[in-house]
Context: one part of a larger RNA
């Protein structure tokens, strides 16, 4: 100088408190452990693993297992020889493959051409080599998590100290902030903070189709048409907020209140993550040192497995009902996606869906918002709650739904009557609740993830306590 203390002082944070809703009990989904297995591929492990890598495991993926095969190899470069590259079919086999036949051609052979040939491709041979999701993340790069968006971490010169070091960075105020002010043997500077960037909130200007419709006219009553660009909107530029103004307090920084304003003191949200910590994570994205395998630890194929199931844990979904269920009717979004695609009107089907194909590479076409509201019914029951499970008949995707897909109809109708100890999230358009879309994707095990809007609360006295953190100080037998 640090670290630690069930030492002290000060301060902060959904840390507690005040509230609201959950988890822990049930069923199911999903991940993990364990067990089982021929294999249940591998990684991730308190916080910081466990709906995580995986934004899609029927085959493929796939790395695992069993079986059948290959050995210059599925792929790259080099060498030699031969050849039109190419296309089609048959047989055997689970297939990989193996055997064979035909078309085509030798006077242009599909491409280039200087007509020698070359490039490309195919076959055979040869060895240099290929290959490895094999090991080591405690050899590494890169990327990432975390403390933590916490306010810290340092340097130059000077000064002090024998020195390690100190000072600056401490002190008094203030701030979200090492933010700023005052003081001071310090004076300055850098990385962080803030600002610069994006979105939202107000206005102005420009622009007016695919958007909009105030006035006029027509109308099939639909902005549909003429017309218009006022309004909404779209999307570019600009303006706007700075404690700028007023009052009080204060030396100042600033704090409290007020005015004006769409917005007020960081306006709201995002991106952005200092020096470092955890030999944190990743050799299975990629890259890479070393080691190891080389007729196999490489490669191809079929089938299986990754989906097993006494059990334990995490994360979720659906419920246990009347602030509800059911039936009918009526209304209001935003943001996205679309050509091997989205698909309207129409017709068929109880329905999933089918037939068909207007329009749309889209402000033009496609996509019903649901909670809500109105009326009726149920009347507190394991029920008209709840929907697991099972039977059966179907639909769709796809070579193929047995292991192992999703969906529909009918029937079946389990547990569950609000959940022990314990524990989690959240301070405002938030929690809660309601639907919508997208990526991945043939399909889908999505109740996941990421985004979008609709409805829309309660509470915060306060900092004694729990947890984490910051500053100063003190003790130490710690290194």
């Nucleotide at each position: 100088a640090g670290a630690c203390g069930g030492g002290g002082a000060c301060c902060c944070g959904c840390a507690c408190a005040a509230g609201c809703g959950g988890u822990g009990g049930a069923g199911c989904a999903u991940g993990u452990g364990g067990u089982u297995u021929a294999a249940u591929u591998c990684g991730a492990a308190g916080a910081u693993a466990c709906g995580c890598g995986a934004a899609g495991a029927a085959c493929c993926u796939u790395a695992c297992c069993u079986a059948g095969g290959c050995u210059u190899g599925a792929u790259a470069u080099c060498c030699u020889u031969a050849g039109a590259a190419u296309c089609u079919c048959u047989u055997a086999g689970a297939g990989a493959u193996a055997a064979g036949a035909g078309a085509g051609u030798g006077c242009u052979u599909g491409c280039u051409u200087g007509c020698a040939a070359g490039a490309a491709c195919u076959a055979a041979g040869u060895g240099a080599c290929a290959g490895g999701u094999g090991c080591u993340g405690c050899a590494c790069g890169g990327c990432u998590g975390u403390c933590g968006u916490c306010a810290g971490c340092u340097c130059g010169u000077g000064u002090c100290g024998u020195g390690a070091g100190a000072u600056g960075u401490u002190g008094g105020g203030u701030u979200a902030a090492g933010u700023c002010c005052c003081g001071c043997a310090a004076c300055g500077a850098g990385c962080g903070c803030a600002a610069c960037c994006c979105u939202c909130g107000u206005g102005u200007u420009u622009a007016g189709u695919u958007g909009c419709u105030a006035a006029c006219a027509g109308u099939u009553a639909g902005g549909c048409u003429g017309a218009g660009c006022a309004c909404u909107c779209u999307a570019a530029a600009c303006a706007g907020a700075c404690u700028g103004c007023c009052u009080a307090c204060g030396c100042a920084a600033g704090u409290a209140g007020g005015a004006g304003g769409a917005a007020g003191g960081u306006g709201a949200g995002g991106a952005c993550g200092a020096c470092g910590u955890c030999a944190a994570g990743u050799c299975a994205u990629c890259a890479u040192g070393g080691c190891c395998c080389u007729u196999a630890u490489g490669c191809c194929u079929a089938g299986g497995g990754c989906g097993a199931c006494a059990c334990a844990c995490g994360u979720g979904c659906u419920a246990c009902a009347a602030u509800g269920g059911u039936a009918u009717g009526u209304a209001c979004a935003a943001a996205g996606a679309g050509c091997a695609g989205c698909a309207a009107u129409a017709c068929c089907g109880c329905g999933a869906g089918g037939u068909g194909g207007a329009g749309c590479a889209a402000a033009u076409c496609u996509u019903u918002a649901a909670a809500a509201c109105a009326u009726a019914u149920c009347u507190c029951a394991g029920u008209u709650c709840g929907g697991a499970u099972u039977g059966u008949u179907c639909u769709c995707u796809g070579c193929a739904a047995c292991u192992c897909g999703a969906g529909a109809g009918c029937a079946u109708g389990a547990a569950g009557c609000u959940g022990g100890a314990a524990u989690c999230g959240c301070u405002a358009g938030u929690a809660a609740u309601c639907g919508u879309g997208a990526a991945u994707c043939a399909g889908c095990c999505a109740u996941g993830u990421c985004a979008c809007g609709g409805u829309g609360a309660a509470u915060a006295c306060g900092u004694u306590c729990c947890c984490g953190g910051g500053u100063c100080u003190u003790g130490u037998a710690c290194a």
The part of an RNA shown here (small-subunit ribosomal RNA, 3' major domain) has 479 nucleotides and comes from an uncultured bacterium.